[in-house]
Model confidence (mean pLDDT): 81 of 100. Predicted 3D model of a 74-nucleotide RNA (transfer RNA) from Catenibacterium sp. It matches the Rfam family "tRNA". The family's RNA type in Rfam is transfer RNA. The sequence is in RNAcentral, with records from ENA.

RNA sequence: GGGUUAGUAACUCAGUUGGUUAGAGUGCGAAUCUGAUACGUUCGUGGUCGCAAGUUCGAGUCUUGCCUAGCCCA
Numbered sequence: 001g002g003g004u005u006a007g008u009a010a011c012u013c014a015g016u017u018g019g020u021u022a023g024a025g026u027g028c029g030a031a032u033c034u035g036a037u038a039c040g041u042u043c044g045u046g047g048u049c050g051c052a053a054g055u056u057c058g059a060g061u062c063u064u065g066c067c068u069a070g071c072c073c074a
Stems, first nucleotide, its partner, number of pairs: 001073007010026004019057001027045006050066005
């Protein structure tokens, strides 16, 4: 340099053919429970969906460029 896969919450990930509130588990905080801790239960905390443009009535999802990481080729 070329090809390819991925980037969504603090972490690991889901998100269907573009469609009406962006989610789960873990974590963190509070309450409850206990003599106390842990476990359990309940509630809460959470995001410019990597960045920027484009298409569309509507984009996490489609298109283009850039950035980062992995793999393959040279």